[in-house]
RNA sequence: ACGCGUAUAGCUCAGUUGGUAGAGAAUCGGUCUCCAAAACCGAAGGUCUUAGGUUCGAAUCCUAAUGCGCGUG
Numbered sequence: 001a002c003g004c005g006u007a008u009a010g011c012u013c014a015g016u017u018g019g020u021a022g023a024g025a026a027u028c029g030g031u032c033u034c035c036a037a038a039a040c041c042g043a044a045g046g047u048c049u050u051a052g053g054u055u056c057g058a059a060u061c062c063u064a065a066u067g068c069g070c071g072u073g
Base pairs, nucleotide, nucleotide: 001072002071003070004069005068006067007066011024012023013022019056027043028042029041030040031039049065050064051063052062053061
């Protein structure tokens, strides 16, 4: 330089044919306990990497950029 993959909650990851985003773990509160842990219940946490485009509607489709990973020369 070129090609491919990838970017979603603080972390690890889902998200089916485009219909408005979830789980686990962590954190916080509660129940239980002499106290704590564990267990159970609940809560909070996201401009879905960025900028454009298509569409009534985009995490999802198209283009470019950036970061990371792999490969080729």
Notes
The RNA shown here (transfer RNA) has 73 nucleotides and comes from Treponema sp. JC4. NCBI's taxonomy places the organism under Bacteria, Pseudomonadati, Spirochaetota, Treponematales, Treponema. Its Rfam family is "tRNA". Rfam's curators write: Transfer RNA (tRNA) molecules are approximately 80 nucleotides in length. It is annotated as a transfer RNA. The coordinates come from a structure-prediction model, not an experiment, and the mean pLDDT is 82.